The part of an RNA shown here (small-subunit ribosomal RNA, central domain) has 350 nucleotides and comes from a metagenome.
It matches the Rfam family "Bacterial small subunit ribosomal RNA".
The RNAcentral record of the full RNA draws on SILVA.
The prediction has a mean pLDDT of 87.
[in-house]
Context: one part of a larger RNA
C1' cells in the first nucleotide's frame, strides 16, 4: 500500500458555520467528454505462456507463435454518469396561523441563609472530636432579641422534565434576541448532503488589567493521628472561587457511539402540539406529527449487549486507528505574556 476496522480491544475531529471539492430528486430535447462497438496504427528486443528443437537429461540455449497499454486515430451507438437548454414537485426553503421551553444578552428586583458590625436581655463557658487539643470567651463569648452592612447562590416547585450545536442553562420582572415544534394552504423550483483548509464557540483550572470579597478553600500555620504522617480528622487560612474586559484552548469535552437521507415487528412510560369520538365542561378513549426513557423480535456483535433515537439494512461525505515501551515525548514549525497548546518522530527495547 491494499485490505480490515473505529461503543468497551489500537481508532470518532469538544462543538458549529462554512471555502474548494466529492456525491446529488424528477421529465423532455440536445452534446457526445466518460462508458460501449467495430475499424486501423503502434506497442524494440530479452523475460513470462504454449509449441518444437540443440547441448546424454535438466538448468541453460535457439525456431515459431500468442501475449503484454487507463496508448494514437477514424467510425458509430445514446441507456448510464458528464455538459447544455426547457420543465415539473416528492428534496430543501419562504410566507401565514398556533404551541413549550432554566436557549442566549442587558438592566432591575425579592426572600430565606452565612458572617461582621451596633444595640437589648445573660452567665460561665462555647466550639469541635473517634477522644482531644490549638482556637474564642469574665475586656463579657455561645444562646436569644431588635437594627444595620455586604458577598455570594437561589430551599420548595424539581421530574430518567424542558432546551441548546456542543460547552452547557435553575429565584422573580422587563427589554432585546436566536433555535425548534405542530396545522392548513400559497409560494420558489433542487436552491441539496458532507466539508480539507479557513473563521466562531468552547467546563474547571490557569495568565494579564481594574474592582470585589460574605461564604467555602490549593498554598501555608498551627492542634492530634502516627513509629514517621510533607496525609486522612480539627483550628485558622491567602491565591482562587465573583464583575468587566483581554488571553488561554484544554476534559472521562462520554451516549467513551461524526453528520446525512431511506429502509426493517412490536409493547409501555413520559414531555409538547394536531385530529376524532365523547361530555355543560375538564378527564377517560381512538388517529397522527416531533422529543425524551424503558422493555423487546429479526438482524448484528468476541461477548457484554445494540434493537425505527441501531451498534440492524444500504448509499454519500468527513475525521481517525494499524503490536506494547520509547512517546503523545524530543527536534522543527505554528500559536501563547506565561504555563502551555498543537503538529508529531527515531534510536533503542520487548
Nucleotide at each position: 500500500u491494499u485490505g480490515g476496522g473505529c461503543g468497551u480491544a489500537a481508532a470518532g475531529g469538544g462543538c458549529g458555520u462554512g471555502u474548494a471539492g466529492g456525491c446529488g430528486g424528477u421529465u423532455u430535447g440536445u452534446u457526445a467528454a466518460g462508458u460501449c462497438a467495430u475499424g486501423u496504427g503502434u506497442g524494440a528486443a530479452a523475460u513470462c505462456c504454449c509449441u518444437c528443437g540443440g547441448c546424454u537429461c535438466a538448468a541453460c540455449c535457439g525456431g515459431g507463435g500468442a501475449a503484454c497499454g487507463a496508448c494514437g486515430c477514424a467510425u458509430g451507438a445514446a441507456a448510464c454518469u458528464g455538459g447544455c437548454a426547457a420543465g415539473c414537485u416528492a428534496g430543501a426553503g419562504u410566507a401565514c396561523c398556533a404551541a413549550a421551553g432554566a436557549g442566549g444578552a442587558u438592566g432591575g428586583u425579592g426572600g430565606a441563609a452565612u458572617u461582621c458590625c451596633c444595640g437589648g436581655u445573660g452567665u460561665a463557658g462555647c466550639g469541635g472530636u473517634g477522644a482531644a487539643a490549638u482556637g474564642c470567651g469574665u475586656a463579657g463569648a455561645u444562646a436569644u432579641c431588635g437594627g444595620g452592612a455586604g458577598g455570594a447562590a437561589c430551599a420548595c416547585c424539581u421530574g430518567u422534565g424542558g432546551c441548546g450545536a456542543a460547552g452547557g442553562c435553575g429565584g422573580c420582572c422587563a427589554u432585546c434576541u436566536g433555535g425548534u415544534u405542530g396545522g392548513a394552504u400559497a409560494c420558489u423550483g433542487a436552491c441539496g448532503c458532507u466539508g480539507a483548509g479557513a473563521c466562531g464557540c468552547g467546563a474547571a483550572a490557569g495568565c494579564g488589567u481594574g474592582g470585589g470579597g460574605a461564604g467555602c478553600a490549593a498554598a501555608c500555620a498551627g492542634g492530634a493521628u502516627u513509629a514517621g504522617a510533607u496525609a486522612c480528622c480539627c483550628u485558622g487560612g491567602u491565591a482562587g472561587u465573583c464583575c468587566a474586559c483581554g488571553c488561554u484552548g484544554u476534559a472521562a469535552a462520554c451516549g467513551a457511539u461524526g453528520g446525512g437521507c431511506a429502509c426493517u415487528a412490536g409493547g409501555u412510560g413520559u414531555c409538547c402540539g394536531g385530529g376524532g369520538u365523547a361530555u355543560u365542561g375538564a378527564c377517560c378513549c381512538c388517529c397522527u406529527g416531533g422529543g425524551u426513557g424503558c422493555c423487546g423480535c429479526a438482524g448484528c456483535u468476541a461477548a457484554c449487549g445494540c434493537a425505527u433515537u441501531a451498534a440492524g439494512u444500504g448509499c454519500c461525505c468527513c475525521g481517525c486507528c494499524u503490536g506494547g515501551g520509547g512517546a503523545g515525548u524530543a527536534c522543527g514549525g505554528u500559536c501563547g505574556c506565561a504555563a502551555g497548546a498543537u503538529u508529531a518522530a527515531a534510536a533503542c527495547u520487548c